[in-house]
RNA sequence: AACGAACGCUGGCGGCGUGCCUAACACAUGCAAGUCGAACGAGAAAGUUUCUUCGGAAACGAGUAAAGUGGCGCAAGGGUGAGUAACACGUGAAUAAUCUGCCCUCAAACCUGGGAUAACUUGACGAAAGUUAAGCUAAUACCGGAUAAGACCACGUUCCUUAUGGAAUGCGGUAAAAGGAGUCUCAAACUUCAUUUGAGGAUGAGUUCGCGGACCAUUAGCUUGUUGGUGGGAUAAUAGCCCACCAAGGCGACGAUGGAUAGCCGACCUGAGAGGGUGAUCGGCCACACUGGAACUGAGACACGGUCCAGACUCCUACGGGAGGCAGCAGUGGGGAAUUUUGCACAAUGGGCGCAAGCCUGAUCCAGCAAUACCGCGUGUGUGAAGAAGGCCUUAGGGUUGUAAACUUCUAACAGCAGGGAAGAUAGUGACUGUACCUGACUAAGAAGCCCCGGCUAACUUCGUGCCAGCAGCCGCGGUAAUACGAGGGGGGCAAGCGUUAUUCGGAUUUAUUGGGCGUAAAGGGUGCGUAGGCGGUUUGCUAAGUUAGGUGUGAAAGCCCGGGGCUCAACCUCGGGACUGCACUUAAAACUGGCAAACUAGAAUACCGGAGAGGUAAGUGGAAUUCCUAGUGUAGCGGUGAAUUGCGUAGAUAUUAGGAGGAACACCAGUGGCGAAGGCGACUUACUGGACUGUUAUUGACGCUGAGGCACGAAAGCGUGGGGAGCAAACAGGAUUAGAUACCCUGGUAGUCCACGCCGUAAACGAUGAAUGCUAGGUGUCGGGAGUCGAAUCAUCUCGGUGCCGCAGCUAACGCAUUAAGCAUUCCACCUGGGGAGUACGAUCGCAAGAUUGAAACUCAAAGGAAUUGACGGGGGCCCGCACAAGCGGUGGAGCAUGUGGUUUAAUUCGAAGCAACGCGAAGAACCUUACCAGCCCUUGACAUACCAAUCGCGAUUUCCAGAGAUGGAUUUCUUCAGUUCGGCUGGAUUGGAUACAGGUGCUGCAUGGCUGUCGUCAGCUCGUGUCGUGAGAUGUUGGGUUAAGUCCCGCAACGAGCGCAACCCUCACCUUUAGUUGCCAUCAGUUAGGCUGGGCACUCUAAAGGAACUGCCGGUGAUAAGCCGGAGGAAGGUGGGGAUGACGUCAAGUCAUCAUGGCCCUUAUGGGCUGGGCUACACACGUGCUACAAUGGCGGUGACAGUGGGCAGCGAACCAGCGAUGGUGAGCUAAUCUCUAAAAACCGUCUCAGUUCGGAUUGUUCUCUGCAACUCGAGAGCAUGAAGGUGGAAUCGCUAGUAAUCGCGGAUCAGCAUGCCGCGGUGAAUACGUUCCCGGGCCUUGUACACACCGCCCGUCACACCAUGGGAGUUGGUUUUACCCGAAGACGGUGUGCUAACCAGUUUACUGGAAGCAGCCGGCCACGGUAGAGUCAGCGACUGGGGUG
Repeated sequence: AACGAACGCUGGCGGCGUGCCUAACACAUGCAAGUCGAACGAGAAAGUUUCUUCGGAAACGAGUAAAGUGGCGCAAGGGUGAGUAACACGUGAAUAAUCUGCCCUCAAACCUGGGAUAACUUGACGAAAGUUAAGCUAAUACCGGAUAAGACCACGUUCCUUAUGGAAUGCGGUAAAAGGAGUCUCAAACUUCAUUUGAGGAUGAGUUCGCGGACCAUUAGCUUGUUGGUGGGAUAAUAGCCCACCAAGGCGACGAUGGAUAGCCGACCUGAGAGGGUGAUCGGCCACACUGGAACUGAGACACGGUCCAGACUCCUACGGGAGGCAGCAGUGGGGAAUUUUGCACAAUGGGCGCAAGCCUGAUCCAGCAAUACCGCGUGUGUGAAGAAGGCCUUAGGGUUGUAAACUUCUAACAGCAGGGAAGAUAGUGACUGUACCUGACUAAGAAGCCCCGGCUAACUUCGUGCCAGCAGCCGCGGUAAUACGAGGGGGGCAAGCGUUAUUCGGAUUUAUUGGGCGUAAAGGGUGCGUAGGCGGUUUGCUAAGUUAGGUGUGAAAGCCCGGGGCUCAACCUCGGGACUGCACUUAAAACUGGCAAACUAGAAUACCGGAGAGGUAAGUGGAAUUCCUAGUGUAGCGGUGAAUUGCGUAGAUAUUAGGAGGAACACCAGUGGCGAAGGCGACUUACUGGACUGUUAUUGACGCUGAGGCACGAAAGCGUGGGGAGCAAACAGGAUUAGAUACCCUGGUAGUCCACGCCGUAAACGAUGAAUGCUAGGUGUCGGGAGUCGAAUCAUCUCGGUGCCGCAGCUAACGCAUUAAGCAUUCCACCUGGGGAGUACGAUCGCAAGAUUGAAACUCAAAGGAAUUGACGGGGGCCCGCACAAGCGGUGGAGCAUGUGGUUUAAUUCGAAGCAACGCGAAGAACCUUACCAGCCCUUGACAUACCAAUCGCGAUUUCCAGAGAUGGAUUUCUUCAGUUCGGCUGGAUUGGAUACAGGUGCUGCAUGGCUGUCGUCAGCUCGUGUCGUGAGAUGUUGGGUUAAGUCCCGCAACGAGCGCAACCCUCACCUUUAGUUGCCAUCAGUUAGGCUGGGCACUCUAAAGGAACUGCCGGUGAUAAGCCGGAGGAAGGUGGGGAUGACGUCAAGUCAUCAUGGCCCUUAUGGGCUGGGCUACACACGUGCUACAAUGGCGGUGACAGUGGGCAGCGAACCAGCGAUGGUGAGCUAAUCUCUAAAAACCGUCUCAGUUCGGAUUGUUCUCUGCAACUCGAGAGCAUGAAGGUGGAAUCGCUAGUAAUCGCGGAUCAGCAUGCCGCGGUGAAUACGUUCCCGGGCCUUGUACACACCGCCCGUCACACCAUGGGAGUUGGUUUUACCCGAAGACGGUGUGCUAACCAGUUUACUGGAAGCAGCCGGCCACGGUAGAGUCAGCGACUGGGGUG
């Protein structure tokens, strides 16, 4: 785009078409083919009139109806598409091989006789249908005779021709007929319609031939009347159409035969076209008429509404027997997703009959039903902003629906009403129909839906839902913020329709003729030889098959296209033209292809010379090595492995020497070297033999290329028969390894490997690249020849053939190929058409088998695949770094305790954190509070914020009492009596009460978020602009050579620059200078109570501000003359001097909704708020982080020296007093360089002497202290007493590279009180680093990848379960085809015909006989249906079973 459509929702009018695609299923009822009295005989009735003896009769009706004989028609028209793959159809020819009623033209006739028969009458049989006997009668029914222009037959003659033949002519023979009507009339005659013969025409039909249009080769052979001939028969006519005889042919790879499917065409749909699909309506042809068979009649049928027979079905029946055929028009049932009225009329067009009038006509013309298709029209028009109401959204302002509506104005096309009123009808006649059309009045009235809105694809928001419900053409949407589901609003599209479904074509160059491919995506056969076929070098002549041009015929009409015309337009109808790309004939041309003939040498081949070679086959020969055997020497191991074991060996191995046997393979040479078609070929010699190459001249003269089938060859493994068997070695055995180890490793070992003969016929049989020919830059190796230069070796060079590498143009998706093409062309062959199923199943062929070749489908998926890119990953590679390993020191893991976590428990043990990167973490401090948890008791505008109303003026502090656990409630004493003011309860403020908006939530979602943080990682990386390269993703830069802590720097480079990171800038420590000296300091001076205490001073220490100083700057070496590195000097400090702050792009949906903020959701007398008590502190257990120890580098006792950071007013608290002590009492000083915490501890001296101790301190008892409203659950401390485990810690594991580890104490935050934790401070103060193989983590380059959620990836197979389709399957059921035999209806044909018979003939003669010609009956072959047996093929079912697919 289309449709004979269907379904869903909706539906105003008209025009014009169309309407059982399924069950060629079955059909009730009515109608669809009759007509003619001008062929013929016969001939009613109702009714009316007259008469009547009332019984009836006559006339009209009427020569009518009905029936019969006869003629024509019924073979047309109408329906359907079952069958048919065929001369069925289309197209073009042929008929010299034919027929043709009615019609037209021409010619000639139409004479004379005869015998019957239906109707009818009377009988008989039957339920009926119907049958039958006797009798009567007519014809345009039937029969005999005559005639014969012409016709036909036989035999001659002549002419012609495309074969059989045609035309003309001579003689002989044969065959016709029917009347009717009208005029005029006595007849006759005339006219007309019929009839007969012949010729021609027209129309229709038969038959034959060329060409054309479908599938399967998993259908390859078919055929016996088959193919042909002769003769005959049959037919309108040719012919095996049929028969007899003879011959053995005929068809087929250019697809016979078989199977499955199908009416064919004009045309229709689609498409740019070529094509593809279809064969409704209309038209042409064919076939069929319940199924099968058959003929009759006829001009025509083997006959839709005829006959006979058989069968199935239905109906009637008196059970004896009969009747029927809607695939005609309506209609019914059924089937189905689905397809109309049992309508009107012969008015028109046409048909049949008839002289005609006319009759018949479900053909036809019309109407009805159906939005079923196409076309046209309408459902109003103008104005109208308060931008109404309502709806929806909202950032709450507004926006949108929307000039849309309302309001108001106008109009009347459709429908409705009224009036008029055609054409179709040339005389008459109108079903349609009071229709089309016209006019008038009337009212905005009666008339809009459907689909869609994620992308493709025009059109967006809200709510609901929450991987549910659902959507979906493809991709895909939905798991709590869905433009994708459902609804609302809004929008988009089309519109009396709109969507969906089915189907066809297009897009699809996705079967490629136009117009594709085959190295790696699917696809080159394993290789050659060669048949058919296809294609084919140069020149000339002829031809004219192909080809080209012109002409003729045909290519029906309709349709299509163009131009006119008619319906108001259009659809539709109509006229003219074009086209119909085709076929046939004919005329011409001769370039090209083909054919024939002649010639040529450039292709091809042959001859000759020559050299190269693992080319092949056969026979023989050789040496090295392995193994075995024999003998000698010799002794304890050998062998083997990652390490071992099994194995061999004292019965003498291994080793070694000598000799022998046997089989297999041929080291070095050896080379991207050679040969061969491929597979393949490797010691040497001989024989036979194939091919290629070079050179030269001669010969043949296109002999060529390719190659479906076919034939041959064809690695390894395997198979058969017979040999052989050293080594090796599937299977197998043993030993190891391992979780296992039916493996890898070891020790053995059989088929096999070898030979001969025969099979198999496959390989990643690969260059994943078919063969042949020609053309298209080069460079450089190598193998085999030749030419040339040269005196020669040798190689300036050239050339032919092979074999490699690099590379231009060109090609390619890229990779790559590139004279050995994957380039440019030609020819031929093979092959491909998404993945899986599957190279499977079935069938067939081959094979001994294994199996090979050929080779599907159902079903299933939306991909499978190629090349390249960026990452990530690798038990890949290279380079480098890090307390990563190593070297060291000290720990953890064992004990007790502290603390956190898991688990368990509990009313609750609140919540979060979970490998590194959770676990002394949030928590810098849970007795109450905190507190979020639990139990109980209370409150409900609330503990807190804002707004409103009313009341009050205080709020607050305080005393006492009552109830209560308390919150709270009730009463009560005392103190106090808001602020401003314009003096007005005016304003503000506060409190109480009320009502409503609201408050409140540590409730959920860190996977909706902000912010903050952890981590890789202080690792050196991460990017951009422009340019360049690439089809592109991307690359380059950023890679490379060096160097660095560093993408730090240098050099190079299609890159040049830049940004975030690195570094530096900042703070601190280490040195110096300057400035400044109080609360700090005291060298010098003086005083002194001996304390920097005082005067004084600011030199020093120190404090705290500003500066300086370090830059590979200098020297030497090294490096590339660079960057840098190494060493040195100087210096307080040396190569980023130590430490800190500083954290790129990003990763982990990392952590946090319980710091805070926040979207959405949830609770609202509770998930909010208050209070008391409890819990977070539980305890069979497990883990993390710590403290204290296990002791002598120590414990205890004593002596008593040296720090620094910090803190302090609800505080630090000196000094004195009391206490064994924690502490208490009193209390100076200090808001701090002033006072205070404050005592530093390790150190040193003495003692203890290796013990569960004078170690260790848990646990427990008891007495106290402090804080606090309160130490029971549940604080810290002190004294006395008690004195547990523990003797240095398994596997494993952590930290640290210098003022570091280790060790020692001190301070602070939090805090009423409570630290073994955390954050800081100083004292003492080590050991070790060879080095980068390994473990872990990281960086750069490179490589492989089927990974990209990125190796915690991807993914294979079995097993279990569910479902689906399918193969096999004992069998079973059905269809179809076929063979053999049996049966053999009707029928035509043949024979017979003793029974029967009007016409004609003969005889006798007046009703008989015989003949001719027939009939019945019978017989024969043919044959439908049916039966029996077999074979093939297709399909259904099938216990069980095989694999496959999906989950």

The RNA shown here (small-subunit ribosomal RNA) has 1447 nucleotides and comes from an uncultured prokaryote.
It matches the Rfam family "Bacterial small subunit ribosomal RNA".
The RNAcentral record of the sequence draws on ENA.